This is a predicted structure of a 105-nucleotide RNA (SAM riboswitch aptamer (S box leader)) from Heyndrickxia ginsengihumi.
Model confidence (mean pLDDT): 85 of 100.
Its Rfam family is "SAM riboswitch aptamer (S box leader)". Rfam links the family to the GO term regulation of gene expression.
The sequence is in RNAcentral, with records from Rfam and Ribocentre.

[in-house]
């Protein structure tokens, strides 16, 4: 890399190194020298796996473990169909494409 599956409206940031960018990609529209990106330290958030109960496609719990998060709904469309409204656009679903987990390889 690819492939199953389940989740994405809730929730959690200070500090230090360093110095220009990030927010997948594509437009938009933010964030950024009053410090982005990436590193390190602590802190905190949830509860996928793993734990512990009950007795099993479940439900409840705890947070010492493996991950993962801690600007804005996955920041908001990217395709299709519907609906309003009548060219400007707004909503609604499903989809796609990412993201995170378990597996599969």
């Nucleotide at each position: 890399a690819u492939c199953u599956u389940a989740u994405c409206a809730a929730g959690a940031g200070a500090g230090g190194u360093c110095g220009a960018g990030g927010g997948a990609c594509u437009g938009g529209c933010c964030c950024g020298u009053g410090g982005a990106a990436a590193c390190c330290u602590c802190a905190g958030c949830a509860a996928c796996c793993g734990c512990c109960a009950c007795a099993u496609a479940g439900u409840g719990g705890a947070a010492u473990g493996g991950u993962g998060c801690u600007a804005a709904u996955u920041c908001c469309a990217g395709c299709a169909a519907g609906a309003a409204a009548u060219u400007a656009u707004u909503c609604u679903u499903g989809g796609a494409a990412g993201a995170u987990a378990a597996g599969a390889g």